[in-house]
Context: one part of a larger RNA
Molecule: large-subunit ribosomal RNA, domain I
Organism: Candidatus Daviesbacteria bacterium
């Protein structure tokens, strides 16, 4: 060095309990009635894990489902339960230690120490006691009545948590510009606050363009990488129109009227309650006439209720032979199909099992279209004059910010400072500004759906297949590391079935070896499927 046979090792192949991405439908806040999250306990034996449970502690009660076994992962033993229906599944309850907003006081979380009332077996047990907003009541001083502050009582709220999604406030840098400063990254990441099942936005001082039968907002497609913007660099980047999803509109302030209270000698004024009223081809008040409903309801009350959800029910049709350890394979002969999706079964099964198609079902809880009744809202016509229609507002100047738009010809919107209108013969906009024309009525408020996200259920993938796919297919945010914030693994596969090797031999013994036995196979023997290479041997051959 070759050959053969082994050892070691765990690549490869095959597998999948787990992931990952997506679609559709549904559901969506929890909490002082003590949450989220934990600590400690609870089992016959009980170390660990567990969206098990809480001193009633792997459980208690009721209702419904279900129908033969059951006492979690987890075997064995023991002791029990169960057709008087267990275990199990669903709904509704009971119990629910201690910590935690933690709330009787304190504290180094899961501990310590109390007050008051009640009970008592005198061991103890039960109830209650934080702070604070609002509402109501009570007590009460100077100071007689009264009242302030303060205190007390009652009622009703708040507090804390929540992956992602939302709104607001605040707000970087790396980076790109091939350097860098305007710019970009980006109003992103991060920080703070607040809220909901969605949030935000929303009912024209809008668009448009000489047309308008455009008509709230939101979201998608398109317009379009267009018009623009830009050290006109890097880059940034619309809108209208068009097509879809979904559609819904309303309430106040004021004028005026009436009541009450207060101030005022009075005229009158202020406040409050009710009526009135809500818009642009202006409307309303006011005056006169008619009507008492056409209709609407997103709010409340009562009732009914389609259809769903949370357990389930039922569900067609095949046999023989051969090979084999095993038939679902092969051969032969049949059958069902509104079911030939899929999974399992000793190899590849429409007809073996679970299912699948088409159907059916709820005592209890729950979502709830819709309907009924109450209730609430809700008119038309004409008219002279007068009154009202949101002010430190709009606009303007200075300084900023937002608009795709970097001050630019810069409209529009928002903010700080200054200044400061008109008010219907009025005002704003149509991208400087002016005229004309057209559209609209700011300076008060509310509003479902279409949308976002998480979860649940169902389904899917020219996605992964254990160094991959989540960090995690296994007791995984575990073991371990760090003072801490935090960091963070490795680790899957016997066999169809444990049939898990009775018994014997060697040996001090072995997770050792040899028989025997099981099995299709034990070179499948628990360090176990397959079992590559490096590496280490034994035997043999060859060469030096």
């Nucleotide at each position: 060095c070759g050959u053969a046979c082994g050892g070691u090792g765990g690549a490869u192949g095959c597998c999948u309990u787990g992931g990952u991405c997506g679609a559709a439908a549904g559901u969506a806040c929890c909490g002082a009635a003590g949450a989220a999250g934990g600590a400690c306990g609870c089992a016959a034996c009980a170390a660990g894990c567990g969206u098990g449970c809480g001193a009633u502690a792997c459980g208690c009660u009721c209702u419904g489902g279900g129908g033969a076994g059951c006492u979690g992962c987890u075997a064995a033993u023991a002791a029990g339960c169960u057709u008087u229906g267990a275990u199990c599944c669903a709904g509704a309850g009971a119990u629910u230690u201690c910590c935690g907003a933690a709330u009787g006081g304190g504290a180094u979380a899961a501990c310590c120490c109390g007050g008051u009332c009640g009970a008592u077996u005198u061991a103890u047990c039960g109830a209650u006691c934080a702070c604070u907003g609002c509402u109501a009541g009570c007590u009460c001083a100077a100071u007689u009545c009264a009242u302030a502050a303060a205190g007390c009582u009652a009622g009703u709220g708040g507090a804390g948590g929540g992956u992602a999604c939302g709104c607001g406030c605040u707000g970087a840098a790396c980076u790109g510009a091939a350097a860098c400063a305007u710019c970009u990254a980006a109003g992103u990441a991060g920080g703070c606050g607040c809220a909901g099942g969605a949030a935000a936005a929303u009912a024209g001082a809008a668009c448009a363009a000489u047309c308008g039968u455009u008509u709230a907002u939101u979201c998608c497609c398109c317009c379009a990488g267009u018009a623009g913007u830009g050290g006109c660099g890097a880059g940034c980047g619309a809108a209208a129109a068009g097509g879809g999803a979904a559609c819904a509109g309303c309430c106040c302030a004021a004028a005026c009227c009436a009541g009450c209270u207060c101030c005022g000698u009075a005229a009158g004024g202020a406040g409050u309650u009710g009526g009135g009223g809500u818009u642009g081809c202006a409307a309303g008040g006011c005056c006169a006439a008619c009507a008492g409903u056409a209709g609407c309801g997103a709010u409340c009350u009562a009732g009914a209720a389609a259809a769903g959800g949370u357990a389930g029910c039922a569900g067609a049709a095949u046999c023989u032979g051969c090979u084999g350890g095993a038939a679902a394979g092969c051969a032969g002969a049949a059958c069902c199909c509104a079911a030939g999706a899929g999974a399992g079964u000793g190899a590849u099964a429409g007809u073996c099992u679970c299912g699948u198609a088409a159907g059916c079902a709820a005592a209890a809880c729950u979502u709830a279209a819709u309907c009924u009744a109450g209730c609430g809202c809700g008119g038309u016509u004409g008219g002279a004059u007068c009154c009202u229609u949101a002010a430190g507002u709009a606009a303007c100047c200075c300084a900023g910010g937002a608009c795709a738009c970097g001050u630019g010809u810069a409209a529009u919107c928002c903010u700080g400072g200054g200044c400061g209108a008109a008010u219907c013969c009025a005002g704003c906009a149509a991208g400087a500004c002016c005229a004309c024309u057209u559209g609209c009525u700011a300076a008060g408020g509310c509003u479902a759906a279409a949308u976002a996200u998480a979860c649940u259920u169902u389904c899917g993938g020219a996605c992964c297949g254990a160094u991959a796919g989540u960090g995690a297919a296994c007791u995984a945010g575990u073991a371990g590391c760090g003072u801490g914030a935090g960091c963070g693994a490795a680790a899957g596969g016997u066999g169809a079935a444990a049939a898990g090797a009775a018994g014997g031999g060697c040996g001090a013994g072995a997770c050792g070896c040899c028989c025997a036995g099981u099995g299709a196979a034990a070179u499948a023997g628990a360090a176990a499927c397959u079992g590559a290479a490096a590496c280490c041997g034994u035997a043999u051959g060859u060469u030096g």